[in-house]
Context: one part of a larger RNA
RNA sequence: CUGGGCGUAAAGAGUGUCGUAGGUGGGUAUGUGCGUGGCGGGUUUAAGCCUGAAGCUCAACUUCAGAAAGGCUCGUCAUACGGCAUAUCUUGAGUCUGUUAGGGGGAACUGGAAUUCUCGGUGUAGGGGUGAAAUCCGUAGAUAUCGAGAAGAACGCCAAGGGUGAAGACAGGUUCCUGGGACAGCACUGACACUGAUGAACGACAGCUAGGGGAGCGAAAGGGAUUAGAGACCCCUGUAGUCCUAGCCGUAAACUUUGCUCGCUAGAUGGUCUGAUUUUUCGGGCUGUCGUAAGCUAACGCGUUAAGCGAGCCGCCUGGGGAGUACGGCCGCAAGGCUAAAACUC
Repeated sequence: CUGGGCGUAAAGAGUGUCGUAGGUGGGUAUGUGCGUGGCGGGUUUAAGCCUGAAGCUCAACUUCAGAAAGGCUCGUCAUACGGCAUAUCUUGAGUCUGUUAGGGGGAACUGGAAUUCUCGGUGUAGGGGUGAAAUCCGUAGAUAUCGAGAAGAACGCCAAGGGUGAAGACAGGUUCCUGGGACAGCACUGACACUGAUGAACGACAGCUAGGGGAGCGAAAGGGAUUAGAGACCCCUGUAGUCCUAGCCGUAAACUUUGCUCGCUAGAUGGUCUGAUUUUUCGGGCUGUCGUAAGCUAACGCGUUAAGCGAGCCGCCUGGGGAGUACGGCCGCAAGGCUAAAACUC
C1' cells in the first nucleotide's frame, strides 16, 4: 500500500472556459526485449512457520537436519500483454464547406405604458390608510379629472416547466463587434485523445472604495397602532442601498443537495433544432413526463438525461459536540475569505 463509501445518513470542489505536472489511452504490421513470465546459477543473520528425527517418563519446551517463500544479481529462453522505435489506417478527436435556431456576451442608439414631481385648466371637501383606527396630506384648494413638461427604474401581451450559456446567469426595439452549438456533405489532418494536483479565469445577492444618479421600493431611524410589553408582524414617513462607470470582495439551500469522459443494457409519450422522405415514415442533437423491461437501492426512489452494468481520471468522507472555531500562514481597504487543529465532553 491492499477497506468501505459520497441523491436524502459524514462525503461531488460554485463553474470547469484556458489547462501544467501526473495518471490513463483506438486499429494493423515490423523491430527491440525495458517491464513481464519460464528455467538455471550466485547471494541474502539466527530464531519463528512447515517436514523429518532426537532429548527431558509424555506434552508444552528444547536440540539437530531439511525444505519452502521473498529480495538483489548473473546467464539463458519466450514475446501474448504493457513500454520504446519505425511505418501505416480511420472508426476517437479536430478542420473545411453548406444550412440553421437561440433572453449566449459586449457597446451605442432608441420606444411606449405606468409611477412620482413641476406648471396650467376644471372643480370642492375631503383624501389616504386599516381588522378597526391613528400618525399623515388637504380651503395657502388636496383627492379626482384634462393638458404640457421633467426624471429615474423596470420592460405587459408574445411566453411555453419553451430557448441560450461551463456555471453564476440571460427577456422592450434597432444597429455594430463577438463566443459557443446542432444538422448535412464525408473534402482534409491522422490518435492530434480523456481526466486533471498546483495554477490562471469567471462567479447571484449583500457589502466596500471613488465619481455620478436617485422615480419607485426601502435595512437603519422617527412617528401611529397592536400588545402585559412590542426593540416585531400592520400603517405614515424615510437614510444607506437598489441604478450607471471604474475597481475590490469570492461567498449562497452557488441544489438535480447527484464531478467529468467513454462504451453497453425493454419501452411509451410530449416539446424544441435539424436532415432524408417531402403524405405516411425513418434518422441526428438537446430538453421533459411516465414506467416493477432488466437491474440497482436501507427505504424513498433511480431507471438510455441511471442512483443499472463496466472502464479512465480527479475531488471528498471516516461518531456527536467543541468547530468550519483557535493558532499559524496566504489573500482582502474593511467586512471577512481560504487552509485548518487540540484539550475537554457525550
RNAcentral holds the full RNA, with entries from ENA and SILVA. Predicted 3D model of a 346-nucleotide part of an RNA (small-subunit ribosomal RNA, central domain) from an uncultured bacterium. Rfam family: Bacterial small subunit ribosomal RNA. Its family is annotated with structural constituent of ribosome and ribosome in the Gene Ontology.